[in-house]
Molecule: transfer RNA
Organism: uncultured Bacilli bacterium
RNA sequence: GCUGAAAUAGCUCAGUUGGUAGAGCAAUCGUCUCGUAAGCGAUAGGUCGCAGGUUCAAAUCCUGUUUUCAGCA
Repeated sequence: GCUGAAAUAGCUCAGUUGGUAGAGCAAUCGUCUCGUAAGCGAUAGGUCGCAGGUUCAAAUCCUGUUUUCAGCA
């Protein structure tokens, strides 16, 4: 330099052919216990890497760009 993949909650990851984003763990509160942990219930937490475009509507489609990983040279 070229090609491909990945980027979504604090962490690990879903999200199926575009229709207002979810799970597990962690956090907070409650319950249980003599107390703690575990268990159970609830709550909070994300303009989906960034910037544009298409569309009534974009995490999803298109373009550019940033970072990381792999391959080729």